RNA sequence: GGCCGGGUCCUACGCGGCGGGGAAUCGUGAAUCGGGUCAGAUCCGGAAGGAAGCAGCCCUAAGCGAGGUACCCGGGUGCCGUAGGGCAGCCUGGCUGGA
Numbered sequence: 001g002g003c004c005g006g007g008u009c010c011u012a013c014g015c016g017g018c019g020g021g022g023a024a025u026c027g028u029g030a031a032u033c034g035g036g037u038c039a040g041a042u043c044c045g046g047a048a049g050g051a052a053g054c055a056g057c058c059c060u061a062a063g064c065g066a067g068g069u070a071c072c073c074g075g076g077u078g079c080c081g082u083a084g085g086g087c088a089g090c091c092u093g094g095c096u097g098g099a
């Protein structure tokens, strides 16, 4: 000096992270202004029986929690991966000609 690569750079996708939105489902959840069942007590009745109904128990609404999870969206996101592009400059590897 020549040739061939890699990185830096760009794009797309994937994955991760960050930010925003956000179920299904499950749990919890009614002092008083939900529902059911209603011991005791109360009321009606001569009785049989009936009425309303507190506590307890069961169920449910809003709300709350599991969970801000699945999922969706976004970027001045990443010592990440894959593919493609680019290679002027810079960094770097290999081969090779000459002095």
Base pairs, nucleotide, nucleotide: 001096002095003094004093005092006091007090008089009085010084011083012082013081014080015078016077018074019073020072021071025066026065027064028063034059035058036057037056042051043050044049
This is a predicted structure of a 99-nucleotide RNA (Bacterial small signal recognition particle RNA) from an Actinomycetota bacterium. It was read from a public genome assembly, where an Rfam model found it. It matches the Rfam family "Bacterial small signal recognition particle RNA". About the family: The signal recognition particle (SRP) is a universally conserved ribonucleoprotein involved in the co-translational targeting of proteins to membranes. The family's RNA type in Rfam is non-coding RNA gene. Lineage of the source: Bacteria > Bacillati > Actinomycetota. The coordinates come from a structure-prediction model, not an experiment, and the mean pLDDT is 76.